[in-house]
Context: one part of a larger RNA
RNA sequence: UCCUGCGAGUUAUUGUACGUGGCAAGGUUAAGUUUCAUUGAAACGGAGCCACAGAGAAAUCGAGUCUUAAUAGGGCGAUUAGUCACGUGCAAUAGACCCGAAGCCAAGCGAACUAGCCAUGGCCAGGUUGAAGCAACAGUGAAAUGUUGUGGAGGACCGAACUCUUGAACGCUGAAAAGUUCUGAGAUGAGCUGUGGUUAGCAGUGAAAAGCUAGACGAGUCUUGGUGAUAGCUGGUUCUCCCCGAAAUAUAUUUAGGUAUAGCGUCGAGUACACGAAGCAGAUAGGGGUAGGGCUCUGAUAGAAUGCGGGGCAACUCAAUUUCUGUCAAACUUCGAAUACUAUCUGUGAAUCCUCGGCAGUCAGUCCACGGGGGAUAAGCUCCGUGGGCGAGAGGGAAACAUCCCAUGUACCGUCAGUUAAGGUCCCUAAAUCUGGACUAAGUGAAGAAGGAUGUGAAAUUGCUUAAACAGCUGGGAGGUUGGCUUAGAAGCAGCCACCCUUUAAAGAGUGCGUAAUAGCUCACCAGUCGAGUGGUUUUGCGCCUAAGAUGUAACGGGACUAAGUCCAGUACCGAAGCUACGGGCUAUAACAUUAGUUAUAAGCGGUAGGGGAGCAUUCCGUAGUAGGACGAAGCCGGUCUGCGAGGAUCGGUGGACAAAUCGGAAGCGAGAAUGCAGGA
Numbered sequence: 001u002c003c004u005g006c007g008a009g010u011u012a013u014u015g016u017a018c019g020u021g022g023c024a025a026g027g028u029u030a031a032g033u034u035u036c037a038u039u040g041a042a043a044c045g046g047a048g049c050c051a052c053a054g055a056g057a058a059a060u061c062g063a064g065u066c067u068u069a070a071u072a073g074g075g076c077g078a079u080u081a082g083u084c085a086c087g088u089g090c091a092a093u094a095g096a097c098c099c100g101a102a103g104c105c106a107a108g109c110g111a112a113c114u115a116g117c118c119a120u121g122g123c124c125a126g127g128u129u130g131a132a133g134c135a136a137c138a139g140u141g142a143a144a145u146g147u148u149g150u151g152g153a154g155g156a157c158c159g160a161a162c163u164c165u166u167g168a169a170c171g172c173u174g175a176a177a178a179g180u181u182c183u184g185a186g187a188u189g190a191g192c193u194g195u196g197g198u199u200a201g202c203a204g205u206g207a208a209a210a211g212c213u214a215g216a217c218g219a220g221u222c223u224u225g226g227u228g229a230u231a232g233c234u235g236g237u238u239c240u241c242c243c244c245g246a247a248a249u250a251u252a253u254u255u256a257g258g259u260a261u262a263g264c265g266u267c268g269a270g271u272a273c274a275c276g277a278a279g280c281a282g283a284u285a286g287g288g289g290u291a292g293g294g295c296u297c298u299g300a301u302a303g304a305a306u307g308c309g310g311g312g313c314a315a316c317u318c319a320a321u322u323u324c325u326g327u328c329a330a331a332c333u334u335c336g337a338a339u340a341c342u343a344u345c346u347g348u349g350a351a352u353c354c355u356c357g358g359c360a361g362u363c364a365g366u367c368c369a370c371g372g373g374g375g376a377u378a379a380g381c382u383c384c385g386u387g388g389g390c391g392a393g394a395g396g397g398a399a400a401c402a403u404c405c406c407a408u409g410u411a412c413c414g415u416c417a418g419u420u421a422a423g424g425u426c427c428c429u430a431a432a433u434c435u436g437g438a439c440u441a442a443g444u445g446a447a448g449a450a451g452g453a454u455g456u457g458a459a460a461u462u463g464c465u466u467a468a469a470c471a472g473c474u475g476g477g478a479g480g481u482u483g484g485c486u487u488a489g490a491a492g493c494a495g496c497c498a499c500c501c502u503u504u505a506a507a508g509a510g511u512g513c514g515u516a517a518u519a520g521c522u523c524a525c526c527a528g529u530c531g532a533g534u535g536g537u538u539u540u541g542c543g544c545c546u547a548a549g550a551u552g553u554a555a556c557g558g559g560a561c562u563a564a565g566u567c568c569a570g571u572a573c574c575g576a577a578g579c580u581a582c583g584g585g586c587u588a589u590a591a592c593a594u595u596a597g598u599u600a601u602a603a604g605c606g607g608u609a610g611g612g613g614a615g616c617a618u619u620c621c622g623u624a625g626u627a628g629g630a631c632g633a634a635g636c637c638g639g640u641c642u643g644c645g646a647g648g649a650u651c652g653g654u655g656g657a658c659a660a661a662u663c664g665g666a667a668g669c670g671a672g673a674a675u676g677c678a679g680g681a
Base pairs, nucleotide, nucleotide: 001681002680003679004678005677006676011094012093013092014091015090016089017088018087019086020085021084022083023082026050027049028048032044033043034042035041036040054061055060064076065075066074067073097236098235100233104226105225106224107223108222109220115199116198117197118196119195120194121193122192123191124189126158127157128156129154133150134149135148136147137146138145162186163185164184167182168181169180170179201217203213204212205211239615240614241613242612243611244610249262250261251260252259253258263362264361265359266358267357268356269355270354277352279348280347281346282345283344284343285342286341292335293333294332298329299328300327302325303324304323305322309318310317311316365390366389367388368387369386370385371384372383373382374381395406396405397404412584413583414582415581417580418579419578423574424573425572426559427558428557432571434570435569436568437567438566439565445561451545452544455542456541457540458539459538460537461536462535463534464533472529473528474527475526476525478502479501480500483497484496485495508523512521513520585605586604587602588601589600590599591598592597616670618667619666620665621664622663628658635654636653637652638651639650640649641648642647
């Protein structure tokens, strides 16, 4: 991993609702007894329970009663239906759908590991150091003391065995559930060790780390019991078809991943079948203070004028008020929509609304558009509002892609039919290498800003121009003067000031380069030559630069494309589970028929949680050991037919003795999942 088997809403009591049945102002027996008989019927049994009357705390009164001074008002009642049994849904109490803790408590078992202790044994190569004491000698009045020997002390030294484990490497599915190698500590001691014994679970032991107490000890292990502990948590929960179909919100919560009530779903009953509920459309009537606008108010705010008044010797400066121009506001408003909301009327109207009751699920939502708050006018961010989607929605498109586009009153089933949507029509790939016009040259298309640029198309406006423009070429570009100042110098050209006059066709007290300063080159300006357009500005279309990333082109889905790109206009076609056509099924309603059914209508039939309905199969009981069965039962294998399906029927084979249908009844009643359990491969 697979196969086979097993594996989860049960049972009891009570309550409640519905269904069916009995009896009914009543309904019903319980324990028990008796009789039959057999393991269940009948009869008896009226104790008791529910209902038939309620109100009040109660006395008490009673279709009323309580409150109260009340005869007022108000509260709760009355104007009839119950009860018993069975079935089903749900709840409560029980283990209560199943499996699952870590744990808590009790009684036991453990000191073969380890901690301490007790008893009795054992062990410590070799080397070194050389305490006290003693002796001799020296020394002294005697001593002290010294020297030399002797001696052999020590939680002494070095270092094997032994005990331990400092550091490192290796090992880390190991050789090993703690090791190996090298290195290291102690090694006569608070030493190490054998054997036997002893102390234990709120207890022991502990040179104390909450360490150790048999490989996981802040309270041991195992066994048994309380015990099916509890689990607002995770996982799992078994056949079919049909109808409807949510929520991820509000409020509260020792509440936030739970729950209660409401909201939203479903089923039943009721009102109602229309002079008409909900909804929708139109009309009319409303209130509002949003969007927008505005500056009257409240504040903010730019410029100007005015200049009460104050400061100052003066120049000048501060500045109330008023006026003009221009702005801003969620907590400003002289104003003020569209929508929305409310009401009435009219039209439409398929019961979808509403009321009561049974049963739920939902309380983590998410994306998109729009209106906002928070954030940074960040987030696939967060919090609200309105709508749409996904959730619970398949199909077509967006290469792929819950949330975008189409499908929008969307997928019941079938068809090798038609027609469209979005989106497409060169090839991959169904359909135009379609028609007309324009743009783009960047592979722009096929990511991107501020900013930048004689890219190019269109439009507007304006200057110059045959009295010759623009560009080019030729020539001129002068004099006062080297202007004054400054400066070492400053001569058009470092800087400051001024920027005149003359000759002229024209020529600046000089546009740039240049020199130490001059010089030199050049420009403005003028003439000639040439001969028709040439400059500036603004708006706009499409392009260009700006433009750097990590495996590999990789920012059209690919090929490739100069259109097969972009814009405008047009005609075809393709394209979905949309729509249509044809055939079939189901559901609901209505009519007819009435058991069965037929017809009509439908803008009915996607669906998670969930509600409701109808069925299939298994085992057992009655029917019944009956029908059937050795001329072959059940079971197993294969085929055929049949039912929407769960399934059913039948044939052949196998098998070798049992065993239906039907109609009822009862459940240990359906497996693919639970890191399910057992067995096998």
About this RNA: A computed fold for a 681-nucleotide part of an RNA from a Candidatus Fraserbacteria bacterium, annotated as large-subunit ribosomal RNA, domain II. Rfam family: Bacterial large subunit ribosomal RNA. Its family is annotated with ribosome and structural constituent of ribosome in the Gene Ontology.